Glycine riboswitch aptamer from Loktanella sp. SALINAS62, 86 nucleotides, folded computationally. The organism belongs to Loktanella, within Bacteria. It was read from a public genome assembly, where an Rfam model found it. Of the family's consensus pairs, 91% are formed in the model. Its Rfam family is "Glycine riboswitch aptamer". Rfam links the family to the GO term glycine biosynthetic process. The coordinates come from a structure-prediction model, not an experiment, and the mean pLDDT is 76.
[in-house]
RNA sequence: CCGAAUCGUGUGGGAGAACCGGAUCAUCCGGUGCCGAAGGCGCAACCGCCCCGGAAACGCUCAGGCCAAAGGACCGCACGGGACGA
Numbered sequence: 001c002c003g004a005a006u007c008g009u010g011u012g013g014g015a016g017a018a019c020c021g022g023a024u025c026a027u028c029c030g031g032u033g034c035c036g037a038a039g040g041c042g043c044a045a046c047c048g049c050c051c052c053g054g055a056a057a058c059g060c061u062c063a064g065g066c067c068a069a070a071g072g073a074c075c076g077c078a079c080g081g082g083a084c085g086a
Stems, first nucleotide, its partner, number of pairs: 006081008018032006033066003039062001040060003046054003
């Protein structure tokens, strides 16, 4: 001099998937089907300090979703914590 994992806030981007019928029709109910990128669960690729522990964008679809809106893993930027700095 540069400066992390990771956490929070704001902001931008952000996919997928239906039809029919009824009703008191911004919504609700029924039948069948479909989607996976909130969450949850499972296997375990992978990772670590390898006793043990962590754990996926893979799988399941309980939840959630299938006009729009909202939400949305993940990515970018800014600010703050971490930081009297690993």